[in-house]
Context: one part of a larger RNA
C1' cells in the first nucleotide's frame, strides 16, 4: 500500500427478523451425474453447471455408432477436353451410386470464336463440430447499478508512497454542503433514450357514438363532442409554505396537483477480479489427419435405466370438483398463411369454400368470475399416472421415438424429516391468452392482461457488500 482477522466504528440490502406462498415427501415432464451401450456426439460443474449452449433429436438436423461407398473430393480458384444446360420414364440397389435408353439444342457473335452452367482428366490445393479458451480476437457471466476507480499540477516523504478521495453533516450515490495542502479534471452516479401514469393541439378510418333521423345489429345517414389510435406539446423543479438543521446541504410534515421528493418500469454496467466460459457460432497461431481425424448414403444412437440430484408441472381436494346458464381483457399472429358461417362425427377432427397481406377479416372460447344445482369428508363424483381397445393430424414414414381425441382401467399420493427457495406493491399468489423456434411435436422459454393479498417493531444475529479505523509471522 493492499490482503485477511470467531478486531472495533459508522452505513447499506427479501441478508436477518414481521408476513404469504413454495421445494424437500407423491406421480409425470425436463436437465445432470451415475451405469450401461456398438454409439448412448461434444460442451457448461459452487455461488455464476444442471427446462444451460438447444428459441423446439422420428428421417434431415447430428457432430456419435454400425454396415455400404467415394478419393482433386459434399464446398472455392485455376488448367485441358467433350458435349449446352435440362427433362422424362425403365432397370441392379436399403439407399449412396450405377447400367444403357429417349426427348432436347438456348445467349451473344466482327462467324473465327466467347460467356454461364454440366461432365470427365491432370495438378496446385480443398476439407476437419481434431488438440490447445493456459497462445488469441471477439462474445458473455460474475462481485455489482455495488459507489467506487484514477489522473494532471502542487506539496509532504531517502523512498516505497501519503496528501486530494480523509474530518462534520447529508444522500440511493466520491449525492451535495462546510471545512481542510491542497487546487483542478476523467472514467462511474444522476440527467440526456424507451415504455407508463394526466391534460392539451392536430388528425378521424378500417376505430368511436353525446346529441338528431334509422336498424335486429354503430347497421346507415351523420357527428369529432368522447374513447381509441400516433405525432408534436405542456407538467414534477424541493418550485411554494411551516418546522429542524450550521444563515449550508438536506431532513420532516403542508398546499396545490393525475403524479412528490429517483412517480413507477426498461436500456444502460467504472478501474478490474475469477490463466472464469466458449477454438462446436464466428474469426484466428501453433500441433496433427489427408484413399482419412476429409466427404456421401441406409438403420441405429442422442430417447437407455438398478439408482443420486436440480428445476418444473399436476395433485393431495368442499375457499373444493361434476353439470347448466351467464359476463368481462390485453398483446400479438396471419399469403407455402389465418380459416368464418353452414354440414358431417360423442370428440380429435373432416368437409366446405366467404373474407383478410388485415385499427375492416380470421386466429378467438378468454379463463378464475357471477348464478342455479349435485355431491358431505369418503383413497371419494378428490386424483390423474400406467395400461388395453378404437381412431385423429402432421410428414415418404410416427417400431425404436409424436401430439391429440373417445371408451375402459384407475396407480401413488390425506400437505411432506433434516433442511432449503423466492416475494415489500398492481408486488407475491392465482387465472387464462399470445409469441419465436416449428411440416407435426411445450409442463420450457419471452411476453401480455384478469382477479388481487399479508408484513416489515428492528438490525442483536446469519449472507453478501461500503467507508474508517486497528493487529500481522500473509503478498
Nucleotide at each position: 500500500u493492499g490482503a485477511c482477522g470467531g478486531g472495533g466504528g459508522c452505513c447499506c440490502g427479501c441478508a436477518c427478523a414481521a408476513g404469504c406462498g413454495g421445494u424437500g415427501g407423491a406421480g409425470c415432464a425436463u436437465g445432470u451425474g451415475g451405469u450401461u451401450u456398438a454409439a448412448u456426439u461434444c460442451g457448461a460443474u459452487g455461488c455464476a453447471a444442471c427446462g444451460c449452449g438447444a428459441a423446439g433429436a422420428a428421417c434431415c438436423u447430428u457432430a456419435c455408432c454400425u454396415g455400404g461407398u467415394c478419393u482433386u473430393g459434399a464446398c472455392a480458384u485455376c488448367c485441358u477436353a467433350c458435349g449446352a444446360a435440362u427433362u422424362u420414364a425403365c432397370u441392379a440397389g436399403a439407399a449412396a451410386c450405377g447400367c444403357g435408353a429417349a426427348a432436347g439444342u438456348g445467349c451473344c457473335u466482327u462467324c473465327g470464336g466467347g460467356a454461364g452452367a454440366c461432365u470427365a482428366g491432370a495438378g496446385a490445393c480443398a476439407g476437419g463440430u481434431g488438440c490447445u479458451g493456459c497462445a488469441u480476437g471477439g462474445c458473455u457471466g460474475u462481485c455489482g447499478u455495488c459507489a467506487g476507480c484514477u489522473c494532471g499540477u502542487g506539496u509532504c516523504g531517502u523512498g516505497a508512497g501519503a496528501u486530494g478521495u480523509u474530518g462534520g453533516g447529508u444522500u440511493a450515490a466520491g449525492u451535495c454542503c462546510c471545512g481542510c495542502a491542497a487546487c483542478g479534471a476523467g472514467c462511474g452516479c444522476a440527467a440526456c433514450c424507451c415504455c407508463u401514469a394526466u391534460c392539451c393541439u392536430u388528425a378521424u378510418u378500417u376505430g368511436c357514438c353525446a346529441g338528431c333521423a334509422u336498424u335486429u345489429a354503430g347497421u346507415u345517414g351523420g357527428g369529432g363532442a368522447c374513447u381509441a389510435u400516433a405525432a408534436g406539446g405542456a407538467g414534477a423543479c424541493u418550485g411554494c409554505c411551516g418546522g429542524u438543521g450550521a444563515c449550508a446541504a438536506a431532513c420532516c410534515g403542508g398546499a396545490g396537483g393525475a403524479a412528490g421528493g429517483u412517480g413507477g418500469g426498461g436500456a444502460c454496467g467504472a478501474c478490474g477480479u475469477c490463466a472464469a466460459g466458449c477454438c462446436a457460432u464466428c474469426a484466428u497461431g501453433g500441433c496433427c489427419c489427408u484413399u482419412a481425424c476429409g466427404a456421401c448414403c441406409u438403420g441405429g444412437g442422442c430417447u437407455a435405466c438398478a439408482c443420486a440430484c436440480g428445476u418444473g408441472c399436476u395433485a393431495c381436494a368442499a375457499u373444493g370438483g361434476g353439470c347448466a346458464g351467464u359476463a368481462c381483457a390485453u398483446a400479438g399472429g396471419g399469403u407455402u398463411g389465418c380459416c368464418a358461417a353452414g354440414c358431417c362425427g360423442c370428440g380429435a377432427g373432416g368437409u366446405g369454400g366467404a373474407g383478410c397481406g388485415g385499427a375492416c377479416c380470421c386466429c378467438a372460447a378468454a379463463a378464475a368470475g357471477c348464478u342455479g344445482u349435485u355431491c358431505g369428508u369418503a383413497g371419494u363424483c378428490c386424483g390423474g399416472a400406467c395400461c388395453g381397445g378404437a381412431g385423429u393430424c402432421u410428414g415418404c414414414a410416427c417400431c425404436u421415438c409424436g401430439a391429440c381425441u373417445c371408451c375402459g382401467u384407475g396407480a401413488a399420493g390425506u400437505c411432506g424429516g433434516a433442511a432449503u427457495c423466492g416475494c415489500u406493491a398492481g408486488u407475491a399468489a392465482u387465472c387464462g391468452c399470445g409469441g419465436a423456434u416449428c411440416a407435426g411435436a411445450a409442463u420450457g422459454c419471452c411476453g401480455c392482461g384478469g382477479u388481487g393479498a399479508a408484513u416489515a417493531c428492528g438490525u442483536u444475529c446469519c449472507c453478501g457488500g461500503g467507508c474508517c479505523u486497528u493487529g500481522u509471522a500473509c503478498a

Overview
RNAcentral holds the full RNA, with entries from ENA. Predicted 3D model of a 475-nucleotide part of an RNA (small-subunit ribosomal RNA, 3' major domain) from an uncultured prokaryote. Model confidence (mean pLDDT): 85 of 100.